[in-house]
RNA sequence: AGAGUUUGAUCCUGGCUCAGAUUGAACGCUGGCGGUAGGCUUAACACAUGCAAGUCGAACGGUAACAGCUCUAGCUUGCUAGAGGCUGACGAGUGGCGGACGGGUGAGUAACGCGUAGGAAUCUACCUAAUAGUGGGGGACAACCUGGUGAAAACCAGGCUAAUACCGCAUACGCCCUACGGGGGAAAGCAGGGGAUCUUCGGACCUUGCGCUAUUAGAUGAGCCUGCGUUAGAUUAGCUUGUUGGUGAGGUAAUGGCUCACCAAGGCGACGAUCUAUAGCUGGUCUGAGAGGAUGAUCAGCCACACUGGGACUGAGACACGGCCCAGACUCCUACGGGAGGCAGCAGUGGGGAAUAUUGCGCAAUGGGCGAAAGCCUGACGCAGCCAUACCGCGUGUGUGAAGAAGGCUCUAGGGUCGUAAAGCACUUUAAGUAGGGAGGAAGGUCUGUAAGUUAAUACCUUGCAGAAUUGACGUUACCUACAGAAUAAGCACCGGCUAACUCCGUGCCAGCAGCCGCGGUAAUACGGAGGGUGCAAGCGUUAAUCGGAAUUACUGGGCGUAAAGCGCGCGUAGGCGGUUUGUUAAGCGAGAUGUGAAAGCCCUGGGCUCAACCUGGGAACUGCAUUUCGAACUGGCAGGCUAGAGUACAAGAGAGGGUGGUAGAAUUUCCUGUGUAGCGGUGAAAUGCGUAGAUAUAGGAAGGAAUACCAGUGGCGAAGGCGGCCACCUGGCUUGAUACUGACGCUGAGGUGCGAAAGCGUGGGGAGCGAACAGGAUUAGAUACCCUGGUAGUCCCACGCCGUAAACGAUGUCAACUAGCCGUUGGAGUCCUUGAGGCUUUAGUGGCGCAGCUAACGCGAUAAGUUGACCGCCUGGGGAGUACGGCCGCAAGGUUAAAACUCAAAUGAAUUGACGGGGGCCCGCACAAGCGGUGGAGCAUGUGGUUUAAUUCGAUGCAACGCGAAGAACCUUACCAGGUCUUGACAUCCAGAGAACUUUCUAGAGAUAGAUUGGUGCCUUCGGGAACUCUGUGACAGGUGCUGCAUGGCUGUCGUCAGCUCGUGUCGUGAGAUGUUCGGUUAAGUCCGGCAACGAGCGCAACCCACAUCCUUAGUUGCCAGCAGUUCGGCUGGGCACUCUAGGGAAACUGCCCGUGAUAAGCGGGAGGAAGGUGUGGAUGACGUCAAGUCCUCAUGGCCCUUACGGGUUGGGCUACACACGUGCUACAAUGGCAGUGACAAUGGGUUAAUCCCAAAAAACUGUCUCAGUUCGGAUUGGGGUCUGCAACUCGACCCCAUGAAGUCGGAAUCGCUAGUAAUCGCGUAACAGCAUGACGCGGUGAAUACGUUCCCGGGCCUUGUACACACCGCCCGUCACACCAUGGGAGUUGGGUUUACCCGAAGGCCGUGCGCUAACUUUUGAGGCAGCGGACCACGGUGAGCUCAGCGACUGGGGUGAAGUCGUAACAAGGUAACCA
Repeated sequence: AGAGUUUGAUCCUGGCUCAGAUUGAACGCUGGCGGUAGGCUUAACACAUGCAAGUCGAACGGUAACAGCUCUAGCUUGCUAGAGGCUGACGAGUGGCGGACGGGUGAGUAACGCGUAGGAAUCUACCUAAUAGUGGGGGACAACCUGGUGAAAACCAGGCUAAUACCGCAUACGCCCUACGGGGGAAAGCAGGGGAUCUUCGGACCUUGCGCUAUUAGAUGAGCCUGCGUUAGAUUAGCUUGUUGGUGAGGUAAUGGCUCACCAAGGCGACGAUCUAUAGCUGGUCUGAGAGGAUGAUCAGCCACACUGGGACUGAGACACGGCCCAGACUCCUACGGGAGGCAGCAGUGGGGAAUAUUGCGCAAUGGGCGAAAGCCUGACGCAGCCAUACCGCGUGUGUGAAGAAGGCUCUAGGGUCGUAAAGCACUUUAAGUAGGGAGGAAGGUCUGUAAGUUAAUACCUUGCAGAAUUGACGUUACCUACAGAAUAAGCACCGGCUAACUCCGUGCCAGCAGCCGCGGUAAUACGGAGGGUGCAAGCGUUAAUCGGAAUUACUGGGCGUAAAGCGCGCGUAGGCGGUUUGUUAAGCGAGAUGUGAAAGCCCUGGGCUCAACCUGGGAACUGCAUUUCGAACUGGCAGGCUAGAGUACAAGAGAGGGUGGUAGAAUUUCCUGUGUAGCGGUGAAAUGCGUAGAUAUAGGAAGGAAUACCAGUGGCGAAGGCGGCCACCUGGCUUGAUACUGACGCUGAGGUGCGAAAGCGUGGGGAGCGAACAGGAUUAGAUACCCUGGUAGUCCCACGCCGUAAACGAUGUCAACUAGCCGUUGGAGUCCUUGAGGCUUUAGUGGCGCAGCUAACGCGAUAAGUUGACCGCCUGGGGAGUACGGCCGCAAGGUUAAAACUCAAAUGAAUUGACGGGGGCCCGCACAAGCGGUGGAGCAUGUGGUUUAAUUCGAUGCAACGCGAAGAACCUUACCAGGUCUUGACAUCCAGAGAACUUUCUAGAGAUAGAUUGGUGCCUUCGGGAACUCUGUGACAGGUGCUGCAUGGCUGUCGUCAGCUCGUGUCGUGAGAUGUUCGGUUAAGUCCGGCAACGAGCGCAACCCACAUCCUUAGUUGCCAGCAGUUCGGCUGGGCACUCUAGGGAAACUGCCCGUGAUAAGCGGGAGGAAGGUGUGGAUGACGUCAAGUCCUCAUGGCCCUUACGGGUUGGGCUACACACGUGCUACAAUGGCAGUGACAAUGGGUUAAUCCCAAAAAACUGUCUCAGUUCGGAUUGGGGUCUGCAACUCGACCCCAUGAAGUCGGAAUCGCUAGUAAUCGCGUAACAGCAUGACGCGGUGAAUACGUUCCCGGGCCUUGUACACACCGCCCGUCACACCAUGGGAGUUGGGUUUACCCGAAGGCCGUGCGCUAACUUUUGAGGCAGCGGACCACGGUGAGCUCAGCGACUGGGGUGAAGUCGUAACAAGGUAACCA
């Protein structure tokens, strides 16, 4: 620090996901040791049991228990019983101090609760310091005794008694009150010691210590007030009556509406009051580069709470966790009358939960309470136990060891790997184990002695010093030493990419995995197992949660033309921001100082545990707040100026700017009249409609409504919506010019307010044309549409009023400044002259290009989307949804504001390459057209489908399967079926044994086969044997036309013999890509020329190759015969090679020549010559690629499958079936013909070689006949008889003869071939083959017609355009309906919670009032004071009624989402077939 994921690919935008760190965690697998921490996050749910707050006898009366001592009695001389507070001590009680600390929890609380910084009107026990005192009296009440009630808890009555308990009196430096005259108020003693003096022998007295009273000060702690900060929601906008303030009083420790009486009517709120939800706050913790975000366990500070609610008492302090009273719920005891209780203390139990520990030891240390002290108490605390919960440390051995062992896995069969790993050999002993030793945590306190202080004192007390005996829960401590032995100690996750790490087997869209993308449908590095590897390691993974990455809420640090996002547009309030200059101020701002910012933590640096975690010293930091001093540039405040912003006055100018009133002509329609006659109208074509009752057309007249042709223009005006004949009136804004004036008056603008197309709504008018709805006619499978004929609302308009939305768009908020140019256009002004339709300058608009710059790109570019400033609005993935609920507005329609659950991993923008279009342009092709002949109808042949069958083997299936594989199924072929058989096999290699090989005959059988039998002993040799062949046996193996052509090679088809397909370098682009290859011509052609940021090149095209056509040359046998000779008349013979021909070589054709045209090019048109002319004709030749095209049954081959069978042999059958459908052909339907006769000519081939010979001829042509008919056409079918091939023609061959003589009279829709030696027609040959041809492949004979042309159909090429397609239009995709599931809205109601308000009731309690009653201290004898009682106001709980609000359930119902290949259509994407879209 980034990565994966939208696409065919690209760049953006944008979400989702991952890698990191962390946790009071939990779960899964696993688990050796130690240290240090941590451990109910849930039910503030309920709690059994034990413990958690007592202490003081040096305050007191005392003596229940224990011990000692003394005395007495019994006596068994040390035991029992009794007595004595005498001593140590001490139950219960009075009294003092402490139970307000310590410990727990986080329910409540959005608050002066907390944090931080300040403040004044306060209190403060114990502690410290200081001052002054501590005199003298009194009366009670517990305990105790007696009596009584009660089950208990507990209580009542009478009697005795002490105090540091209680109450007066005296005194009062200071203190409090005050009318400044004065007035008021305290106390307590106890312990130790003691020389004189006194004594009632108790003491007094003196002294020391402690205590007490009053006051002051400090310290500590606490209370109160204030500034600032402190969660979310506006779908919570108004809240408040003690409320806000004042005066007076009460109350408090103290200020204060804290409370009350009276007065005033205030107070809070858009800088968010009130309400609702949630939440203890902080230091800190986690994360992060930081800013931030999340969090508030442990530790520390503060707050709140103690079963729930209320209340006070005591006290220095509480409205009190282990105190009291009342009410409520719950639990327990009960004799039913009444009582008791509060673990959110430590352990522990139940419950809840994914989940969190022992009913441990000790006060040894630290700290706290009481005490003079010893000491007692202390679940605070110190320790131990449990738990891998976290962090840190250590170990599970070390070295050597290649025969690279065995074994596993894999394999190309060689090997590789686990792997120096193991074994083996040599060592070590940490930790664990056993044994022994052994610190520190201990300071104090007690006792003894001694010195100093105090004092009258050598007592006492305090302090110092010395000595003595002691105090450890942990603890079998840490640590050290010895002993033995590698001995006791490794797992977990992952291995497709992200992300380090790969193979085999199993499975076969199953089982399963998955954080995202995604994997799995027979070769899965993705599932499961294994081997191997990678990562971490006593842990490892998963889940949950937080931050990060995420610049994905953007302060640091984002955006808004098209991706989400500029309000439809103005005016304007608050707010924000604001020109220039001077002075002043010091709020902001800057600098210094001071205080504070607790400790701990983080960071730096030392130290201590062997290290580390951990602990600890010091520093820094705590970015903050407050006070104070200084500064004055900038911002702000105040005061005064200026004129450049803004505005006013004056004079001109342009304009569909707005409003009102009038007026004009053209046109449509309707009405009247005339002329006139049969149609008009409408459409792709029609029909509905109108018309003989006279339409349409035409002429004249009239009426009425709406809109204003031409001018007219990326022209004008307006803020936007919008505005168009002409005239008048009223009126807003803009521009220009020159001067004068005001003097920042400005910009923006949340709320607010006004305007705001069309449609729509209300009331009343108006209504020509157009025209939703509706009706009819067409179209169509349907047509609730598109088209046509009508037509109502509406439009319009008028008047008044609503609505408030549009793709209200420049998809671009307003204002201001700055930043190259060029060309138009509208309105002004200036200037120059050559006075013009002129040039130049400038300004306000409005357009087109374009530099820099910006942008993801497209594009924008002084009218910015550039560079900046000010202010406002808006956005944060797609869908759900601009929807639901709530509020506001509206007559309604609806508008505005505006979610969530759920669901997906994308959705989107721009551009690129293709493909496609019922887009466009150009061009080609037997593509159409023009022609000729067919197919489709018949019969037959053949192939296919289907059906049938034991089997009808398999493959090929639009073009590009179907006379195809098959150049030939009676057996064989043959792969199929039935039967009967073989198992190392019909075939190959290896091993062992035997035998030459081979061969004759017979028997059984359908045959394969089985059995018997005859002849035969070969070749080479180093004499061991070997080679070939046959048989038998064994196992390795053979074999498979079994599967997969979607695992493959090879071969082939097709687009298409179409003209295309690419590369290198360069250039352009962020990039995919583009350029080149586009453009203008031209060509059969990406053929060539020209131009050009391209220049070249490759595969294709063409040419090179073959055949044919002309000529030359070479060679003449088997070929030929012009001339010569012979002849049996046959090139037959001699002879010749001239010709034909054969087969070798060569020539020839190249737009070369001429004319025209074109651009002077390429080329094109015409012509000459030539056998042939523009590629001469035909063939071979098939670019990059497409179709997962075809073939595993030609062959080869991976994987899978079969192995006495899916292999091999054999006999018979089948591939030849037959209601039917299709393809390809043959023969016909006849006279251009049939039949009969005569009758000429060929080429390619084959026959073993051969130009001989043979296969071997037809149509044509000529003559005769038939005369339009199912025929002398046609020949199917069937009967009979034969021939040939072959082991064999039954299933199932071909041919010949005689007889028979179907259908068929030229073929519907549709469809095929062909452009010249072609179509058509005629025959001939060959391959395979025993035989079988209407097929295939070839050959020659005869031999046409037509092409105007490219509009249309089909296919193709190039350019361009649109695209929501990329599996690429056989694409994509929308909505209803049906089914299943999910969440959600409405819903008669119903259940529960919260809260407000009115009324009723009114416990405990303090306060107020009070007739009667009771009453120790004081008293002037009257009372004061007190107690009990009664009454009142306040008030908790409770009750009743009425609202508001939240949540649950709810018959039924609405839409939404998601689902497998459901149904109906085809709305959108191409001109998507009616352009789409918005309201």
The prediction has a mean pLDDT of 84.
Small-subunit ribosomal RNA from an uncultured bacterium, 1479 nucleotides, folded computationally.